[in-house]
The prediction has a mean pLDDT of 75. Glycine riboswitch aptamer from an Acidimicrobiia bacterium, 95 nucleotides, folded computationally. Lineage of the source: Bacteria > Bacillati > Actinomycetota > Acidimicrobiia.
RNA sequence: ACGACCCCCUGCGGGAGAGUCCCGGGCCGCCAGCCCGGGCGCCGAAGGAGCAACCCUCCCCGGAAUCUCUCAGGCCCACGAACCGUGGGGGCGAG
Numbered sequence: 001a002c003g004a005c006c007c008c009c010u011g012c013g014g015g016a017g018a019g020u021c022c023c024g025g026g027c028c029g030c031c032a033g034c035c036c037g038g039g040c041g042c043c044g045a046a047g048g049a050g051c052a053a054c055c056c057u058c059c060c061c062g063g064a065a066u067c068u069c070u071c072a073g074g075c076c077c078a079c080g081a082a083c084c085g086u087g088g089g090g091g092c093g094a095g
Base pairs, nucleotide, nucleotide: 002095006091007090008089009088010087011086012085013084014083019040021039022038023037024036025035026034027033041075042074043073047071048069049068050067054063055062
C1' cells in the first nucleotide's frame, strides 16, 4: 500500500399477511369517499418482549430466530415493511 469475512449507515430493484365489518359524530347539497371515537374480529415481516431451536467448546458464561406473544404497529390503495440482490460511505481486520 492492497485487503476477504463480518458490522453500521445509505441509494436502487424485488417484497407477504389480515374486515375498505357494525354503531355514533364531522367534512360534503346527497351518495360515495375521507377523518375521529367506540365495539367485535383478524394479521405479523417496523420496533419491542419471551422461550429457546441453534451457534460458541463437553459444562458454565455469552450470542440468539423467519419460533411464540401481540405492548406497539397493521387489516382498499399509498406509506411502511423483516428478508434477498446490488452500488456507495464508514468501522474492524484475517491474509